[in-house]
RNA sequence: AGAGUUUGAUCCUGGCUCAGGACGAACGCUGGCGGCGUGCUUUAUACAUGCAAGUCGUACGCGAACGGGAUCUUCGGAUCCCUAGUAGAGUGGCGAACGGGUGAGUAACACGUGAGCAACCUGCCUUGGAGUGGGGGAUAACCUUCCCAACGGAGGGCUAAUACCGCAUAUGGCGAUAGUGGGGCAUCCCACAGUCGUGAAAGCUCCGGCGCUCCAGGAGGGGCUCGCGCCCUAUUAGGUAGUUGGUAGGGUAACGGCCUACCAAGCUGACGAUGGGUAGCCGACCUGAGAGGGUGACCGGCCACACUGGGACUGAGAUACGGCCCAGACUCCUACGGGAGGCAGCAGUAGGGAAUAUUGCGCAAUGGGCGAAAGCCUGACGCAGCAACGCCGCGUGGAGGAUGAAGUCUUUCGAGGUGUAAACUCCUUUCAGGGGGGACGAAACCUGCUCAGCAGCUGACGGUACCCCCAGAAGAAGCUCCGGCUAACUCCGUGCCAGCAGCCGCGGUAAUACGGGGGGAGCAAGCGUUGUCCGGAAUCACUGGGCGUAAAGAGUGCGUAGGUGGGAAUACAAGUCUGUGGUGAAAACUGACGGCUCAACUGUCAGCCUGCCGCGGAAACUGUAUUUCUUGAGUGCUGUAGAGGAGACCGGAAUUCCUGGUGUAGCGGUGAAAUGCGUAGAUAUCAGGAAGAACACCGGUUGCGAAGGCGGGUCUCUGGGCAUGCACUGACACUGAGGCACGAAAGCUGGGGGAGCAAACAGGAUUAGAUACCCUGGUAGUCCCAGCCGUAAACGAUGAGCACUAGGUGUUGGGUGGGCCGAUCCACUCAGUGCCGCAGCUAACGCAUUAAGUGCUCCGCCUGGGGAGUACGCUCGCAAGGGUGAAACUCAAAGGAAUUGACGGGGGCCCGCACAAGCGGUGGAGCAUGUGGUUCAAUUCGAUGCAACGCGAAGAACCUUACCCGGGCUUGACAUGUUUGGGACUCUGGCAGAGAUGUCAGUUCGUCAGACUUCGGUCUGGCGUCCAUUCACAGGUGCUGCAUGGCUGUCGUCAGCUCGUGUCGUGAGAUGUUGGGUUAAGUCCCGCAACGAGCGCAACCCCUGCCCUUAGUUGCCAUCAGGUAAUGCUGGGAACUCUAGGGGGACUGCCGGUGGUAAGCCGGAGGAAGGUGGGGAUGACGUCAAGUCCUCAUGGCCCUUACGUCCGGGGCUACACACGUGCUACAAUGGCUGGUACAAAGGGCUGCCAACCCGUGAGGGGGAGCGAAUCCCACAAAGCCAGUCUCAGUCCGGAUUGGAGUCUGCAACUCGACUCCAUGAAGUCGGAAUCGCUAGUAAUCGCGGAUCAGCAUGCCGCGGUGAAUACGUUCCCGGGCCUUGUACACACCGCCCGUCAAGCGAUGGAAGCUGGGGGUACCCGAAGUCCGUAGCCUAACCUCGUGAGGGCGCGGCCGAAGGUAAAAUCAGUAACUGGCGCUAAGUCGUAACAAGGUAGCCGUACCGGAAGGUGCGGCUG
Repeated sequence: AGAGUUUGAUCCUGGCUCAGGACGAACGCUGGCGGCGUGCUUUAUACAUGCAAGUCGUACGCGAACGGGAUCUUCGGAUCCCUAGUAGAGUGGCGAACGGGUGAGUAACACGUGAGCAACCUGCCUUGGAGUGGGGGAUAACCUUCCCAACGGAGGGCUAAUACCGCAUAUGGCGAUAGUGGGGCAUCCCACAGUCGUGAAAGCUCCGGCGCUCCAGGAGGGGCUCGCGCCCUAUUAGGUAGUUGGUAGGGUAACGGCCUACCAAGCUGACGAUGGGUAGCCGACCUGAGAGGGUGACCGGCCACACUGGGACUGAGAUACGGCCCAGACUCCUACGGGAGGCAGCAGUAGGGAAUAUUGCGCAAUGGGCGAAAGCCUGACGCAGCAACGCCGCGUGGAGGAUGAAGUCUUUCGAGGUGUAAACUCCUUUCAGGGGGGACGAAACCUGCUCAGCAGCUGACGGUACCCCCAGAAGAAGCUCCGGCUAACUCCGUGCCAGCAGCCGCGGUAAUACGGGGGGAGCAAGCGUUGUCCGGAAUCACUGGGCGUAAAGAGUGCGUAGGUGGGAAUACAAGUCUGUGGUGAAAACUGACGGCUCAACUGUCAGCCUGCCGCGGAAACUGUAUUUCUUGAGUGCUGUAGAGGAGACCGGAAUUCCUGGUGUAGCGGUGAAAUGCGUAGAUAUCAGGAAGAACACCGGUUGCGAAGGCGGGUCUCUGGGCAUGCACUGACACUGAGGCACGAAAGCUGGGGGAGCAAACAGGAUUAGAUACCCUGGUAGUCCCAGCCGUAAACGAUGAGCACUAGGUGUUGGGUGGGCCGAUCCACUCAGUGCCGCAGCUAACGCAUUAAGUGCUCCGCCUGGGGAGUACGCUCGCAAGGGUGAAACUCAAAGGAAUUGACGGGGGCCCGCACAAGCGGUGGAGCAUGUGGUUCAAUUCGAUGCAACGCGAAGAACCUUACCCGGGCUUGACAUGUUUGGGACUCUGGCAGAGAUGUCAGUUCGUCAGACUUCGGUCUGGCGUCCAUUCACAGGUGCUGCAUGGCUGUCGUCAGCUCGUGUCGUGAGAUGUUGGGUUAAGUCCCGCAACGAGCGCAACCCCUGCCCUUAGUUGCCAUCAGGUAAUGCUGGGAACUCUAGGGGGACUGCCGGUGGUAAGCCGGAGGAAGGUGGGGAUGACGUCAAGUCCUCAUGGCCCUUACGUCCGGGGCUACACACGUGCUACAAUGGCUGGUACAAAGGGCUGCCAACCCGUGAGGGGGAGCGAAUCCCACAAAGCCAGUCUCAGUCCGGAUUGGAGUCUGCAACUCGACUCCAUGAAGUCGGAAUCGCUAGUAAUCGCGGAUCAGCAUGCCGCGGUGAAUACGUUCCCGGGCCUUGUACACACCGCCCGUCAAGCGAUGGAAGCUGGGGGUACCCGAAGUCCGUAGCCUAACCUCGUGAGGGCGCGGCCGAAGGUAAAAUCAGUAACUGGCGCUAAGUCGUAACAAGGUAGCCGUACCGGAAGGUGCGGCUG
């Protein structure tokens, strides 16, 4: 310090997410030790048990027992002493208001900070002063009588005090009163001296002292007041009746409406009152660079609370956690009458919860209470226990140790990894364990002494820390992650399943993303996850953001508060700056130095505490006051332009209607029509009349106005602007929250008006439908008056004002100068309005003196998309509706600008048998063939728009063959190696069987070396081969063409596709490649921030067309010769044809025109051929996850007595149908019969097959020739000649069927071809639609070949005959280039809107129902304070009484809880209901994005299943 995520890519805006730190945490896995901290965040829920506040006998009275001893005894016991003035309770004093807990309440002077009290209190402590005299009457305890379950209570009797009460005294105090001096802050305060009145006390003692009373100070503590600070909400805007103030009184320690009576009517609030919600506040803690944000555990300060609510008492202090009274809820006890209780003290329990500890030890230390003290009490505290909850420290060993064990993982099978890791060798011993020793914290109080110093006593922790010794590497490592962000990769499993996930996203058969293994990365006694906070987030922007198009300028003005404000002078000193003083507690934090072995932790010192308050100073700036100035602003005078506004009046053109005339059959309307109008006379035309609305031309990016808006003319009234000069006022200014006014269209109310137009509506069309677009009608409305409404794309999508910052060029209004005046013109200038453009700005587009530049002032507004400008509430409105304006939920984006493509029922240019012009077909028939479908045991599989369908298949009877049925085999039909055994291999036959196969018999008996040999051969070993056998393996037309290679199709033989360098742009990218010409062509030329280059085009290659040359056999034959019935048949020839090698030729080279003197184009000459001569081969970057795993190859997966393999049979040939491609036809340009002519290119030994013979024929016999320029296939056919048929289902057509045959083949039944005889179907030129072809082409005619035993209408070739037409590029299809729009980018087969239907989710309304908090009115009214009261009681005092005073009782005011009532409010819930969101493949349409097929959008109104349509006005996005 940043990163991921919107896109095909880019820049920007913008949200979401991550990396960091932190925690009183929790959860998962794991866990060795120690130190220091921390530990109910939830139910302020309920609590068993124990403990947490007592102490004092030196304030006082009383006073045991157990036990022991003694004496007596009737032996039951009694008395006395000790125990002991002890225990104990009581009176009294002090404490209990501290300490400890909790955070419910509280938005408040509660807290923080700084001031104030001249308005106050203060026990204990301390300082000073004064005093402590003399009396009195009670009472508890105790004794006794009694009630009672208990708690307790009643009566009688006795008694003490530092308990209680008079009296005396009074330095001070208090009250009253007049005085002097000083001070202050209004009331007043202080000091001094005077008079009157009034108010005290307590004793104890060890004799040291401790107490008591009054007064005045101190310290510490408290009370009260004020300034400032202190959360969210305006969908809370008004609040307030003791309310605000006054007077008097009461009350308090004290001021005060704190309380009461009376008087007045105030007080408070936009600088946010009141209400609602939430919350203890702070020092601080976390985070952050800081500013800030969040938090308020532990520690410290303050506050509040103590079961809930109310209340007072006591007291120095409480309205009292471990006190009291009352009410309520709850729990417990009970004899049912009545009582008891309050852990938010420490432990602990239950409950709640994700979750938070021991019913421990000790008062040794520190601190507190009481006490003179000893001491007692102290769950404060000190310690220990539990918990990895946190921080810190340590350890789990160290060194050596292999080209590197085993195991495991991976592997390309070679190896690599784990890995010096282990083993092994040497060494060390922290911690844990065992043994031994063993603290500091503790010196005071107190006691003693030889006394201004010594000594003695005291440790919960703890036999702990720490030290020493012993043994042995011994007892001690896990967790998360490894797709990117983010450090770390492989194998297997799984197969959109299971699962992962913080975001983007992984998983649909090769997953570095799931699960496991190996390996790796990171932290480490921890590691991850979850939650929360800050950060990153400049994403609320003070530091430090924005608003033309991304979210965002209010529709416009006037103006209130407020904010801001020109020049000069003087004064003041509020802001500001500076010096100084006080305060800002401690702790924390930072620095330095110390203490625990280090650290955490902790001590000391310093800094810090950014703040507040006071005092002194400065006076530039802001402010305030005063004076002054004229430039800002304004006023007057003089001119001037204008659709500025209001009212009244006037005008002509047009439209419609009415009347009359002329006139006749149509008019009108549209893409085309129809509805409509018209013979009752329309339209057309003429004349006259009526009415309403709007104002052609002028008219202009002209003018005016704040905006909306304003357009015929005249008059009246009226606002504003501009220019020029002079005079005047003297900062009077700018902006403007609220407020007020204006505000298009539509709409509303009432009244008029109504020609045209026209929502709704009706009809006609269109359409699948057409609630639309088009047409015919047509009502509100549009117009006027009065009143509402208050919104628009109310737009420059740009708030107002001022100032500054290059220019150029139009235009409107004014002014000045020049031009002799004037018109025209030129220059300058002010105000307005446009265009272009520099700097600058901007994400870019763009803006650019009319800023979106540079600054200042003020206002408004924005903070991801959807939900939603919706709901609720409030407010305005007659209504429609407007203003204000959320949340739940949901998404990982939604957006802006620009880029490259693609697309458009956008534009321009240009190609192509693309259309057109032609010729011939297909679609109809029959048949052939392929496909779909169906069928089947199987009809194997693939190919599926163009670019599948006579395609793979250049040839399924068996085979092929992959399919089906059946019969067999299992190292296999096939390859290589291997174990063991045997035999050469092999060949022939018989039997069984459908065959495969099985079985039997026979035949054969390898070669090399060695040994033996009877020389026949035998044995051993090797090699080769076979059989059997074993193991590796074979095999698979099984799957995946979406894992692949290769090959192929297609766009497309289209003219394109790119690169390097440079330049431009933030960038994607652009430029080049665009432009002007030209071409078949990115072909070439010219121009140009481009210059070059590559792959394509073209050319080079092949065939063909002309010529030359070379060479002539099997080809050729002109000349010469020979020969035949005839033939190059023969000799010969080398001319020609031809063959096949080589070469020439064509290049816009030449001429003319044109073009730019270019490229080129047009015409011409020559030439066999002319502008690419014709044809072929050749297919750029890429697209279609195009096709093919069934050609082949190949990853992965699957089968292994079968998904392999062999065999027989069947099937691929099925058949209601549908489609594609063909063949043959429908006939006379023809059929048939006869005669006759002319090819090319091929093939041939398992072959082609001649002559000849047989057969009607297919064919058979036969065998010559030929491995072929020689022989054969092989007669080419159409054509030509002649004849016949004469328009018909025919002498057309040949399907179908019957019969008879031929050939191939093991075999033609399923299921071949051909022949002959017979049969003689459909069909008479083919609907919508559709295909091919531009010349040797189409059409037509035959020939050959591959495959192949046989089988061709298919395919691939060959030649023969041989046309027609192209004006042209509007249209259809495809393509190229440029441009434009875009919401598309799996790219228009795109995207996308709304209703309906389904599931899920949250939410609004709603008759009601339930609950909470608060207020109001009234009822009842506890305790209790206060007031009143003589019913009762009453020791002290007195004037002795019906006394005063006090108490009880009673009454009254107030008063908690409770009750009643009506409303408001906040929640929950609800039949039903409204919309909304989300959810791979539902329905209906097609609204939007391209001119989206009617341009879209905004406001409004009406209408419609729905998107939406239409009207009116507006905008251009």
A computed fold for a 1517-nucleotide RNA from a hydrothermal vent metagenome, annotated as small-subunit ribosomal RNA. The coordinates come from a structure-prediction model, not an experiment, and the mean pLDDT is 86. It matches the Rfam family "Bacterial small subunit ribosomal RNA". Gene Ontology terms of the family: ribosome and structural constituent of ribosome.